This is a predicted structure of a 350-nucleotide part of an RNA (small-subunit ribosomal RNA, central domain) from a metagenome. The coordinates come from a structure-prediction model, not an experiment, and the mean pLDDT is 90.
Context: one part of a larger RNA
RNA sequence: CUGGGCGUAAAGGGCGCGUAGGCGGUUCUUUAAGUCGGCGGUGAAAUUUCGCGGCUCAACUGCGAAACUGCCGCCGAUACUGGAGAACUUGAGUUCGGGAGAGGAGAGUGGAAUUCCUGGUGUAGCGGUGAAAUGCGUAGAGAUCAGGAAGAACACCCGUGGCGAAGGCGGCUCUCUGGACCGAUACUGACGCUGAGGCGCGAAAGCUAGGGGAGCGAACGGGAUUAGAUACCCCGGUAGUCCUAGCCGUAAACGAUGGUCACUAGGUGUUGGGGGUAUCGACCCCCCCAGUGCCGCAGCUAACGCAAUAAGUGACCCGCCUGGGGAGUACGGCCGCAAGGUUGAAACUC
Numbered sequence: 001c002u003g004g005g006c007g008u009a010a011a012g013g014g015c016g017c018g019u020a021g022g023c024g025g026u027u028c029u030u031u032a033a034g035u036c037g038g039c040g041g042u043g044a045a046a047u048u049u050c051g052c053g054g055c056u057c058a059a060c061u062g063c064g065a066a067a068c069u070g071c072c073g074c075c076g077a078u079a080c081u082g083g084a085g086a087a088c089u090u091g092a093g094u095u096c097g098g099g100a101g102a103g104g105a106g107a108g109u110g111g112a113a114u115u116c117c118u119g120g121u122g123u124a125g126c127g128g129u130g131a132a133a134u135g136c137g138u139a140g141a142g143a144u145c146a147g148g149a150a151g152a153a154c155a156c157c158c159g160u161g162g163c164g165a166a167g168g169c170g171g172c173u174c175u176c177u178g179g180a181c182c183g184a185u186a187c188u189g190a191c192g193c194u195g196a197g198g199c200g201c202g203a204a205a206g207c208u209a210g211g212g213g214a215g216c217g218a219a220c221g222g223g224a225u226u227a228g229a230u231a232c233c234c235c236g237g238u239a240g241u242c243c244u245a246g247c248c249g250u251a252a253a254c255g256a257u258g259g260u261c262a263c264u265a266g267g268u269g270u271u272g273g274g275g276g277u278a279u280c281g282a283c284c285c286c287c288c289c290a291g292u293g294c295c296g297c298a299g300c301u302a303a304c305g306c307a308a309u310a311a312g313u314g315a316c317c318c319g320c321c322u323g324g325g326g327a328g329u330a331c332g333g334c335c336g337c338a339a340g341g342u343u344g345a346a347a348c349u350c
Stems, first nucleotide, its partner, number of pairs: 004321003007304002012318001014201004021194003025088007033081002035077008048066007091191001092188003095184004103177007110154001114150008125136002162169002206247006215241002220236004258317006266295011299306002323350003332343004
């Protein structure tokens, strides 16, 4: 390189936007670059293959032919691809009208609970466990009532419900704002798909500075358990968890399944929208579009299973894999304040 692959065996980039590149709808005209045909030139010799010879054979070697699958030039063909021109509307987008949604950002606000503080009532326990103890409490705890403060999270609704590209998003109100879906006509006229680099987003933990700190709680201290117990259980408890600004850039970042388009039996739920039917009622029934579940045929699969939300049948583009260990290590580069990230071997060994 060819070939084979990537749900679970090695292998889909965490996700998006997008540059170059690759690929690209329908019709007509033109061109003739790719493509195809013919002719000519060249493709040294040796080597290679075939035929016939020479050394007794062979290796070796002589002669002849073929081949050298290539390149260049000229003439021609025009189906397909490309270039140029014109046109089209199905792809894509715009417009109008709708309703749905924890989509994002900021500001404000509410109640329950928890802890603490103050005061009242009140007395000897409370707490915790398998059982206990450490701990708290006669300096009045726990319980209960009233008042106050603080921070964090939003019970029920809540749903194999919804939204978002992914990470993710859940009290309520307002402001700003992104996307998707449905219906309708009109408009643009291929404006598309993918996307190496690049840029942006990116849970938790962690880092820097400043705030905040109720509960929880790595580390740490104590009590138990135990042969021991640097654990599991209990009592405490610092970073952190929260906010602002900046960094980090990872994950079982998972559907362990890249994106787009087309096609391929059915059945049954549910969400949003539209239409029809209706004893017009939040029902009920039928059809369509978009999403999201379950079951299942063909087909696929090593099997498990997947099965119109494909892991089926095809097309285009990107990423990635190539035995286990060594090793996601070393070295170097780039990035980072650091922690470290990213790119990423070899010796050796089985």